FMN riboswitch aptamer (RFN element) from Hoeflea alexandrii, 130 nucleotides, folded computationally. Rfam family: FMN riboswitch aptamer (RFN element). For this family Rfam cites "Regulation of riboflavin biosynthesis and transport genes in bacteria by transcriptional and translational attenuation" (Vitreschak et al., Nucleic Acids Res, 2002).
[in-house]
RNA sequence: CCCUAUUCUCAGGGCGGGGCGGAAUUCCCCACCGGCGGUUACAGCCCGCGAGCGCCACCUUCGGGUGGGUCAGCAGACACUGGUGAAACUCCAGGGCCGACGGUUACAGUCCGGAUGGUAGAGAAUGGGC
Numbered sequence: 001c002c003c004u005a006u007u008c009u010c011a012g013g014g015c016g017g018g019g020c021g022g023a024a025u026u027c028c029c030c031a032c033c034g035g036c037g038g039u040u041a042c043a044g045c046c047c048g049c050g051a052g053c054g055c056c057a058c059c060u061u062c063g064g065g066u067g068g069g070u071c072a073g074c075a076g077a078c079a080c081u082g083g084u085g086a087a088a089c090u091c092c093a094g095g096g097c098c099g100a101c102g103g104u105u106a107c108a109g110u111c112c113g114g115a116u117g118g119u120a121g122a123g124a125a126u127g128g129g130c
Stems, first nucleotide, its partner, number of pairs: 002129009016030004032109001033099002035049004044097002052074002055068005078095001080094004101113003
């Protein structure tokens, strides 16, 4: 260094200006943001993963809570144009597109809430393989 066990730590960003209106950070115009691993080279939209909803079981003061499972259901988006290069759907220039659930004086990626939560994973310490 590598493998492995245990413990610990860390692990998501973003509404600023204007308009209409009784009311909008929710609509309209401009603006802003981009988890984790992989990939010949750096990725929101290439491949895969995660939280969430739904589902199943139990509990319930009927608001919801706890647990299970990840198989079948929901879970987004570029075969874009040009350039550099050995190599880029990842870089540079330009254009386009996407964003769980519940709540709300009015429809939410950006506000509030579950969440002082959980997790993909990242790192450290100690022991073992030695």